[in-house]
This is a predicted structure of a 124-nucleotide RNA (FMN riboswitch aptamer (RFN element)). Of the family's consensus pairs, 100% are formed in the model. It was read from a public genome assembly, where an Rfam model found it.

RNA sequence: AAGAAUCUUUGGGGUUUGGUGUAAUUCCAUACCGGCAGUACAGUCUGCGAACGGGGAUCUUUCCCCGCCGAGUCAGGUGAAAUUCCUGCACCGACGGUUAUAGUCCGGAUGAUAAAAGAUUCGG
Numbered sequence: 001a002a003g004a005a006u007c008u009u010u011g012g013g014g015u016u017u018g019g020u021g022u023a024a025u026u027c028c029a030u031a032c033c034g035g036c037a038g039u040a041c042a043g044u045c046u047g048c049g050a051a052c053g054g055g056g057a058u059c060u061u062u063c064c065c066c067g068c069c070g071a072g073u074c075a076g077g078u079g080a081a082a083u084u085c086c087u088g089c090a091c092c093g094a095c096g097g098u099u100a101u102a103g104u105c106c107g108g109a110u111g112a113u114a115a116a117a118g119a120u121u122c123g124g
Base pairs, nucleotide, nucleotide: 003122004121005120006119007118008117009116010115017029018028019027031104032103033093034092035048036047037046038045043091044090052067053066054065055064056063057062072089074088075087076086077085095107096106097105
């Protein structure tokens, strides 16, 4: 130095303007948003996380396993290299709630987590 353990902190954004209607931030037109790691800089590649479903363990609170898990091999350009950059066009978005159908409102959630940074100890 690599690596290991413990702890601390951080760790998800967004309905503009108009229309219809008894009623919609939910419909229509338009607008807006994009977690973490990898890789030439990624919502659409690869992998991971949350959510949801099933099962198991357990001092009933947590842990573990399995499943599920959306959408561009689009057109053109630059380059050694880009499905990541630039131009254009397109597409996607859990569950529950709601005077009316929700990626954007309210709720579980002042939660949890991928992960990032730091501290201490071990480590030659």